Notes:
The prediction has a mean pLDDT of 81. Predicted 3D model of a 473-nucleotide part of an RNA (small-subunit ribosomal RNA, 5' domain) from an uncultured archaeon.

Context: one part of a larger RNA
Order: sequence, then structure tokens, then C1' cells
RNA sequence: GGUUACUGCUAUCGAGAUUCGACUAAGCCAUGCGAGUCGAAUGUUCUUCGUGAACAUGGCGGACUGCUCAGUAACACGUGGACAACCUACCCUUGGGUCUGGCAUAAUCCUGGGAAACUGGGUAUAAUUCCAGAUAGGUCACAGAUGCUGGAAUGCACUGUGGCCGAAAGCUCCGGCGCCCAAGGAUGGGUCUGCGGCCUAUCAGGGUUGUAGUGGGUGUAACGGACCUACUAGCCUACGACGGGUACGGGUCGUGAGAGCAAGAGCCCGGAGAUGGAUUCUGAGACACGAAUCCAGGCCCUACGGGGUGCAGCAGGCGCGAAAACUUUACAAUGCGGGAAACCGUGAUAAGGGAAUCUCGAGUGCCAGCAUAUAAUGUUGGCUGUCCAGAUGCCUAAAAAGCAUCUGUUAGCAAGGGCCGGGCAAGACCGGUGCCAGCCGCCGCGGUAACACCGGCGGCCCGAGUGGUAACC
Repeated sequence: GGUUACUGCUAUCGAGAUUCGACUAAGCCAUGCGAGUCGAAUGUUCUUCGUGAACAUGGCGGACUGCUCAGUAACACGUGGACAACCUACCCUUGGGUCUGGCAUAAUCCUGGGAAACUGGGUAUAAUUCCAGAUAGGUCACAGAUGCUGGAAUGCACUGUGGCCGAAAGCUCCGGCGCCCAAGGAUGGGUCUGCGGCCUAUCAGGGUUGUAGUGGGUGUAACGGACCUACUAGCCUACGACGGGUACGGGUCGUGAGAGCAAGAGCCCGGAGAUGGAUUCUGAGACACGAAUCCAGGCCCUACGGGGUGCAGCAGGCGCGAAAACUUUACAAUGCGGGAAACCGUGAUAAGGGAAUCUCGAGUGCCAGCAUAUAAUGUUGGCUGUCCAGAUGCCUAAAAAGCAUCUGUUAGCAAGGGCCGGGCAAGACCGGUGCCAGCCGCCGCGGUAACACCGGCGGCCCGAGUGGUAACC
């Protein structure tokens, strides 16, 4: 000098920004909202008959978006490879298909239980719900003469026999929208791997027993001690194993001429987590923040029998702290989900409100005369209009702000902070104090003429800012 946070004094306005409960308590939360949608899949009920609403089945989506950084020194991340060990809903392309039947069930209706949460029984019914059969197809085993890709067949293709498994759904405004199988693509993921990036040896003859490997199996989309069983006794380590501490990683960011050093909460990419743990269902995808089950701890309701809850979503509250905003508006735009579409939903997002967070811009007047003492100040007269006040229009979802035009006024509304012994720009002025009170980054001032303390006057620096404290370069 720059950057970040807090803070003292002071403060007129505008624009922009990846600024604003990261640091401390991944502490706890009242209330509202944050994920729905489809009647062109279906059944009922109500109806002002307009074809509207509600309930339920069914489909797709609730695995995205949003939040946080606790854990993690690890294939978590970055970068480069591999999968001859894998999956991929919706989307695109190509080829083929969509046959025959059947049983239920919800809402509704009837009837119970319960304080509630909720829940039992009976009857009826539909579907793009569910089930059976057929065909297509898949898979496995055996036998084939063979072909293709490739670095390498364990891959793919073809033929035969046998076993096992085993597809489909309709709607329609007749335009179309769907459904099933196979192949390819795209997208998204999964796994493995070379290299790279913290501190510590006051952690070393050390660590390890599913540990290291082999055969066989289980399991998975898939490889694998991932898991099981039998056998072998290995494996890692001074190029730092094992242990301890710290820490989400990167793009980036701060500083610096650079080399470097330091930071990495925010915006983007990746990972992880959703009160602490564990488990699971559904599903293409979760071991699932606003799904379920159990345990723990906290809180709430209760008729004491039993239930409910999870803001590290947006607001908001308490607590913690030096430390951080409104319980606002809108889906108009950009996206996302659903829908054929109209459209609906969206605290994502876009806007507004608050904040001396940063950067940039503008202003707080200008001219002349007179007075003191030239400047400056005071005063008199004139001028201008950034701002300010008002009106109209544009802009806007609606506003606000802004922009344009016009009108108005007695410059009317707008300057401070720190310092003045040296470093270091600026007092050998006055008063007070008298090693006291105090100042001071450092050197040092103060014990009776203090350029250094406290005031006054004067001056210097920066200026809507200016000083202090802490941290980094």
C1' cells in the first nucleotide's frame, strides 16, 4: 500500500455487482408458503345444467430445482485412460407387433370402533389397474463347418436339439396421441486405474487375520473378500506403512514486477449430509431434506387408551455471539414438472423493501462590487438548476426506480473525519496541568515557559467519507 470482517465519529443523490447468520451453535424452532399435474386413461357424487366442481383408481413427476459444508486425507476431487465387467425413464432413428380370455378393487352405498390420529366389516363397479393363455422374444446347456470387430474373443452373428422364463392398451374432435419387442444413437450415471495436490517420526522392527492369494459358490446392472466356504501364509512399509492433527476438492480468489505465499463460505463443476444412527419399499433412477419402519435424544397434543413432529428450502423467532435484511409482490420474463393443447403449479426465478458491503458517477454552487488582511471570510446585488417539489406521458404483471417534456423556489435540502516532536504533509501560538492527569504502532513526551498531555486559535491530509482493532500478502 492492497484485500476481508467488526467498530468510533459523520453522512445529499444515482448506477452496477458472483455483497449480506460462512467464521460462533450441522444449536432449537411458533406460523404461513416451498410439487404438482393429466377429464384426449377411468368410475362415481354434487350441480346454478355451463359441461363446471369434488372424491377415488390410474399415468407421469415428487431421485430435478433449492439449502448447508458436519463428516471425509479418500479414486472424494482435478486431469488422462479403461470397461473384452455395466445400467440408462422421457427423447431421436430403424425393423416388427398390438391376438384370445378372466378375477378383483377404491371412491360411492350400508354399518361399526376411536377424544383424536385414523381404522374395521359388508355389498356393487370401471380402466392405459391386475392376472392367465397364444405368438414374437429372451436365457441356459450341448453339438456345429463358419463369418465379423479388435491389440487380444471370454464378444457379436448363424444352424440344430432340449430345458426354463415369457410382451402389448387403449383413447380420439378421425388429424392424431399412445402401448409392446428388438437393434442403434443421444443423454445421464456406475465401476476400475496412471499421475497431482496438508502438517506430524516427541507416530517405526512397525502395521494387518477377511488381512494377501487360489478353487468353488452367493450376490449385483456389473467386476471384486463385496460376502460365504475349503486350502495356502501371505500383503503393506523409511519413495514414510500404521497412528495422530487439520481440512469438502477444483475452477478460482487475495497479494506480489514475478517467482511465490495465503485463502477457497458465496458464483460454476464434482462430492457429501438432511436432529444422531440403522434398515427398506416403490421405481429407469433413492437407500430418498418436505417417503416408510425401528432405536436414541428433544418438543407438542391427549378423554391416559394412544398419537404427532423434524426450516443445513423462503420469510420469520429464540439462542449464540464483535458479527449479518421483509413473516413483501408476481408467475409478465427465463427455466423446470404435468398436459395433444389451452393452461395449471413453481419462496427455482424475476421484482420490490432494508444495509456507509464494494466499485463507478454527480453534487454541496457561480459571477461582480464593498469591508477586514491579497487568499479566505463577511455582506450586497445578479446568475444557474445537478439535486429538490409538483404535473403529464413512456416503461412495468402491478408498482417503485428510471427516461422524456413542462412548471416552481429567498442556494432555498447537502461536510466531515483524522492528524500537526521524528519517521510524515502541517505551530518553536495562547491558556490549563506539573513524572500528576494523560499521550504513544516504534523512537519517545510529561518532574513550572510541554511545537508531543487537555482545551482555544491557526494549519495539513483525505473527503461522503475518515479513523481504530483483528487477519493475509
The full RNA is in RNAcentral, with records from Greengenes and SILVA. Its Rfam family is "Archaeal small subunit ribosomal RNA".